[in-house]
Context: one part of a larger RNA
Molecule: small-subunit ribosomal RNA, central domain
Organism: metagenome
């Protein structure tokens, strides 16, 4: 290395878009690059494999034969592959008619809560805890009623519900604005699939720069616990959370399951379309999602099972004992934290 894996054992890239490549429907021709046959010529000798020979055997020597799986010309065949030109509509898209959504981005709005501030009322407590203090309070608080302020975040509805590539996304109205899903036809005539690389997206923390800051809350103070207590608890509190701008690129980025396409029992819920029946309770078909349950088959086993981890095919990324190490080193990116790439020694 060939191979053999990649839901939990090591192993699927966060996720998209697409470029080069790799692979790709259904039928005609024509061609003969791949592919299969046959000729020719070569493939030195030795070695190796057979049948033989000589040294008493052997080993070694030595003659023949095959063989040297290869390569060049050449002809042949044309089933499948490629190429060529001329087609087809079952994949793929486009038009059209509907449709369901917390898919995006921006304005503008609203109420309920907390918290601050003013005013009224009102007296001794609040507050917190396993109990306790620290803290708040007669300078008048907690509670209660009136006004104003300010930030953040949207109770019910709400649902193995919905929409998105993924991260994610939930108050409301508007605006522009991607995606899908049905359905009946039109057009286009393999335009499909995958995808090193580029090259866009990416939660949370962080980080530049300006702005905000109502709750909450790392660092930090204080107060208990405790032997201690650099913690759990309690009373405070700064970055931070938010807003714009631009940076980082990373997570148990998880369904620990890459993607596309096609097969292979059923059953029961639900969510958006449709067709049909109907006594308007509703049932029966059917396409698209999302859940459970189960056959065959798979799996070590749990457990998967039309939403595969089953059976096939294509394209991509990965893994190859544990440590050392996601370290060093060197490159490349970043303000910088660190990130991507990413070893050996040595050891069991």
């Nucleotide at each position: 290395c060939u191979g053999g894996g990649u839901g939990u054992a090591a192993a699927g890239g966060g996720u998209g878009u697409g470029u080069a490549g790799g692979u790709g429907g259904c039928a005609u021709a024509g061609u003969a690059a791949g592919u299969g046959g046959g000729a020719u010529g070569u493939g030195a000798a030795a070695u190796c494999u057979c049948c033989g020979a000589g040294c008493u055997c052997a080993a070694c020597u030595u003659g023949g034969a095959a063989a040297c799986u290869g390569c060049a010309u050449u002809u042949c065949a044309u089933a499948c592959u490629g190429c060529u030109a001329a087609g087809c509509u079952a994949g793929a898209g486009u038009a059209c008619c509907g449709u369901a959504g917390a898919g995006g981005c921006a304005a503008a709005u609203g109420g309920a809560a907390u918290u601050c501030u003013c005013a009224g009322u009102g007296u001794a407590a609040g507050a917190g805890u396993g109990a306790a203090a620290u803290c708040u309070g007669c300078a008048g608080a907690u509670a209660u009623u009136g006004a104003g302020a300010a930030g953040a975040a949207c109770a019910c509805c709400a649902g193995u519900g919905g929409c998105g590539a993924a991260g994610g996304c939930g108050a409301u109205u508007u605006g522009c604005u991607g995606g899908g899903c049905g359905g009946a036809u039109u057009c286009u005539g393999a335009c499909g699939c995958u995808g090193u690389a580029a090259c866009a997206c990416g939660a949370a923390a962080g980080c530049u720069a300006g702005g905000g800051u109502a709750g909450c809350g790392a660092a930090c103070g204080g107060g208990a616990u405790u032997a201690g207590a650099u913690a759990c608890c309690c009373c405070g509190g700064u970055a931070g959370u938010c807003c714009u701008a631009g940076c980082c690129g990373u997570a148990a980025a998880c369904g620990a399951u890459g993607g596309a396409c096609a097969c292979u029992a059923g059953g029961u819920g639900u969510u958006g379309g449709g067709a049909g029946g109907g006594u308007u309770a509703c049932c029966u078909c059917u396409c698209a999602g999302u859940g459970c349950c189960g056959c065959a088959g798979c799996u070590a086993a749990c457990g998967c099972a039309u939403u595969a981890a089953g059976u096939g095919u294509c394209c991509c990324a990965c893994c190859u004992g544990g440590g050392g190490a996601g370290u060093a080193c060197g490159g490349u990116c970043g303000c910088a934290a660190g990130g991507c790439u990413g070893a050996a020694a040595c050891u069991c």